[in-house]
Context: one part of a larger RNA
Molecule: small-subunit ribosomal RNA, central domain
Organism: uncultured prokaryote
RNA sequence: CUGGGCGUAAAGCGCGCGUAGGCGGCUGAUCAAGUUGGGGGUGAAAGCCCGGGGCUCAACCCCGGAAUUGCCUCCAAAACUGAUCGGCUAGAGUUCGGAAGAGGGUAGUGGAAUUCCCUGUGUAGAGGUGAAAUUCGUAGAUAUUGGGAAGAACACCAGUGGCGAAGGCGGCUACCUGGUCCGAUACUGACGCUGAGGUGCGAAAGCGUGGGGAGCAAACAGGAUUAGAUACCCUGGUAGUCCACGCCGUAAACGAUGAGUGCUAGAUGUCGGGCAGCAUGCUGUUCGGUGUCGCAGCUAACGCGUUAAGCACUCCGCCUGGGGAGUACGGCCGCAAGGUUAAAACUC
Numbered sequence: 001c002u003g004g005g006c007g008u009a010a011a012g013c014g015c016g017c018g019u020a021g022g023c024g025g026c027u028g029a030u031c032a033a034g035u036u037g038g039g040g041g042u043g044a045a046a047g048c049c050c051g052g053g054g055c056u057c058a059a060c061c062c063c064g065g066a067a068u069u070g071c072c073u074c075c076a077a078a079a080c081u082g083a084u085c086g087g088c089u090a091g092a093g094u095u096c097g098g099a100a101g102a103g104g105g106u107a108g109u110g111g112a113a114u115u116c117c118c119u120g121u122g123u124a125g126a127g128g129u130g131a132a133a134u135u136c137g138u139a140g141a142u143a144u145u146g147g148g149a150a151g152a153a154c155a156c157c158a159g160u161g162g163c164g165a166a167g168g169c170g171g172c173u174a175c176c177u178g179g180u181c182c183g184a185u186a187c188u189g190a191c192g193c194u195g196a197g198g199u200g201c202g203a204a205a206g207c208g209u210g211g212g213g214a215g216c217a218a219a220c221a222g223g224a225u226u227a228g229a230u231a232c233c234c235u236g237g238u239a240g241u242c243c244a245c246g247c248c249g250u251a252a253a254c255g256a257u258g259a260g261u262g263c264u265a266g267a268u269g270u271c272g273g274g275c276a277g278c279a280u281g282c283u284g285u286u287c288g289g290u291g292u293c294g295c296a297g298c299u300a301a302c303g304c305g306u307u308a309a310g311c312a313c314u315c316c317g318c319c320u321g322g323g324g325a326g327u328a329c330g331g332c333c334g335c336a337a338g339g340u341u342a343a344a345a346c347u348c
Base pairs, nucleotide, nucleotide: 004319005318006317007302008301012316014201015200016199017198021194022193023192025088026087027086028085029084030083031082033081034080035077036076037075038074039073040072041071042070049065050064051063052062053061054060091191092188093187094186095184096183097182098181099180103177104176105175106174107173108172109171110154114150115149116148117147118146120144121143125136126135162169163168206247207246208245209244210243211242215241216240220236221235222234223233258315259314260313261312262311263310266293267292268291269290270289271288272287273286274285275284276283277282278281297304298303321348322347323346330341331340332339333338
């Protein structure tokens, strides 16, 4: 080097875009770099291996052959890879006509609830719990009527429903904007796949500056519980949660399952389209999603099973006993918190 793996045993980067590189559809011609066949040169000798021979044998020595898997060069072949030129349309894309959607951004707007303020009624309790107490209330609470203010989140619809690459996205309206699906014929003519580096996005918490602050609530205080209770329960309550801009770059970022393509029984539900039939909601069929079950096959088993963990190919990432340790040191990044890259001694 080859050989084994990555759902749960160690192992798929959180997710895109994309550079180099790797890989790449059908067909014709040419070239001959790779490739294949043959010739020549070289590949020192000794040694190794094979066949002989010489010392009485052997070790040892001598002769011949093979080998030296390589390099150079010449001739030839043209299937495959490659290169150049040309053609094609099944991959990919464009165009046209439709369709669904919490996809993203900005602005506006609505009702319920909550808290607070004002006000009317009204009187002794209210809260809270397993039970209580802290707490609030005769300076009039709780309850209830009317009015006002504020912030945050959007009940029902709501669905193993939908959309998005992932993180994620849910009141309503308008504007701006990305992607997807179906159908159609016309067009381009391999324009494709993957992707080391790189670059962008990336929940929550956290950080910076400025705003905002209703409810909730780390920290904190008090009341309980308890042997204790730095907790679970209760009463309060600050950061934070919200907005703008800028950082952070992590997660059980999970389907613990990288991306792409082709092939390999079905059954059943649901979402978005098309076609046909009957005809007003069904049936059949087809394409694209999302579920359940299941044949073959796979798997250590569990299970997976056309949304593969089956059968294959291409490209990337990653693993190599446990602890030490995702740590130290160094580098890079960050305001910091820290992140990323990433050992060893020692030990079992």